[in-house]
RNA sequence: GAUAGAGGCGCGGGUAGAAUGAGUACUGCGAGUGUUUUUCCGGGAGAGGAAACGCAGGAAAGGUCGACCGCCGAAGGGAUGCCGGUUCUUCCGCCGGAAUCUGCUGGGUCGUAAGGGAACACUUUACGGACUGUCACAUUUGUGGAGGGCUAUC
Numbered sequence: 001g002a003u004a005g006a007g008g009c010g011c012g013g014g015u016a017g018a019a020u021g022a023g024u025a026c027u028g029c030g031a032g033u034g035u036u037u038u039u040c041c042g043g044g045a046g047a048g049g050a051a052a053c054g055c056a057g058g059a060a061a062g063g064u065c066g067a068c069c070g071c072c073g074a075a076g077g078g079a080u081g082c083c084g085g086u087u088c089u090u091c092c093g094c095c096g097g098a099a100u101c102u103g104c105u106g107g108g109u110c111g112u113a114a115g116g117g118a119a120c121a122c123u124u125u126a127c128g129g130a131c132u133g134u135c136a137c138a139u140u141u142g143u144g145g146a147g148g149g150c151u152a153u154c
Stems, first nucleotide, its partner, number of pairs: 001154005008072001010071004017065002026057005038051004042092006075105002077102004082097005106132002109129008134145005
């Protein structure tokens, strides 16, 4: 240098399905609360639109689950500007996409805080706990490091 592997509630992906989303949004009929003093459309400013109630009908997306597939920097994060979305313009925020840069993160799990989310599901970040795999140094059980690592073969 090349090839092949290992960690384990291991990582990710598109398609179809399932539950949730939700009897919500929306539509029709009735009716006419509200009439800009109220509430809502993420926050500020400006503009615009909508509303409460009854009956009938009634979704979807993202996220999740197992099956399947690809794999073990699997993959995730951060920064920068660009494109699209969030009623319209603008400032900010948030969501999604691709591009460039970045060795920030071994791994899952639990807790706290903040963000995303309809959500107590799930997820991201920061901090902390124990556990676990690996190597090094000590030695009978400890300390420390990081995946650009570790093991095997050529």
The RNA shown here (Lysine riboswitch aptamer) has 154 nucleotides and comes from a bovine gut metagenome. Rfam family: Lysine riboswitch aptamer. About the family: Riboswitches are metabolite binding domains within certain messenger RNAs that serve as precision sensors for their corresponding targets. RNAcentral holds the sequence, with entries from MGnify. Model confidence (mean pLDDT): 83 of 100. The model forms 93% of the base pairs in the Rfam consensus.